TPP riboswitch aptamer (THI element) from a Pseudomonadota bacterium, 107 nucleotides, folded computationally.
RNA sequence: CCAUCUCAAUCGGGGUGCCUCGCCAGCGAGGCUGAGAGGCGGCUUGCCGCCAACCCGUCGAACCUGAUCCGGGUCGUGCCGGCGGAGGGAAGUGAGGUGGCGAUUGC
Repeated sequence: CCAUCUCAAUCGGGGUGCCUCGCCAGCGAGGCUGAGAGGCGGCUUGCCGCCAACCCGUCGAACCUGAUCCGGGUCGUGCCGGCGGAGGGAAGUGAGGUGGCGAUUGC
């Protein structure tokens, strides 16, 4: 110097859906998928903000777009598959291990 692996703190990105019942428009209980479906607050009442947990950060399938898409299945839903390694997408640093190459010095 190159390759590869591990760890650390810091920083950053992201989603929060569906169903049933009570009851009635909101809250409560239960259920499905999932790593994650939680809490608080605000208001224009279905969106926003904050916090928590979780996942992901270019070696990037976390997540978004296409998509009010296509096929299957379900009480229902990105539930499963396709689309699809398609387009987009957030990181730099430090410490250490292993292998390889080179230079210098000493014997």
The coordinates come from a structure-prediction model, not an experiment, and the mean pLDDT is 77.